Record summary
A computed fold for a 72-nucleotide RNA from Candidatus Portnoybacteria bacterium CG_4_9_14_3_um_filter_43_11, annotated as transfer RNA. It was read from a public genome assembly. Taxonomically the source falls in Candidatus Portnoyibacteriota (Bacteria, Bacteria candidate phyla). The prediction has a mean pLDDT of 82. Rfam family: tRNA. The family's RNA type in Rfam is transfer RNA.
RNA sequence: GUCCCCAUAGCUCAGCGGACAGAGCGCAGCCCUCCGGAGGCUGAGGCGAAGGUUCGAUUCCUUCUGGGGACG
Numbered sequence: 001g002u003c004c005c006c007a008u009a010g011c012u013c014a015g016c017g018g019a020c021a022g023a024g025c026g027c028a029g030c031c032c033u034c035c036g037g038a039g040g041c042u043g044a045g046g047c048g049a050a051g052g053u054u055c056g057a058u059u060c061c062u063u064c065u066g067g068g069g070a071c072g
Stems, first nucleotide, its partner, number of pairs: 001071007010025004018055001027043005048064005
C1' cells in the first nucleotide's frame, strides 16, 4: 500500500428491514438468613461517528474512526 473480517449493556455474545433491542456473568436495591460473597425477587445500564436508501435502519450502501487478519 491492496484486500478481508469485526465494532450491540462493565465483560462474553444473540438479534441478518417493522413489536418496549435480549441472554449469561457482573452491578444496585429488597427479601430470606445467625451472617453471607449462598438462594429468591426487582431494577439500572447499550446499537463506534457522519451521511445515504426506505413509509420504516441495530440490520442495506458510502465515508471516517478503532481492533484483528492475509498478501506485498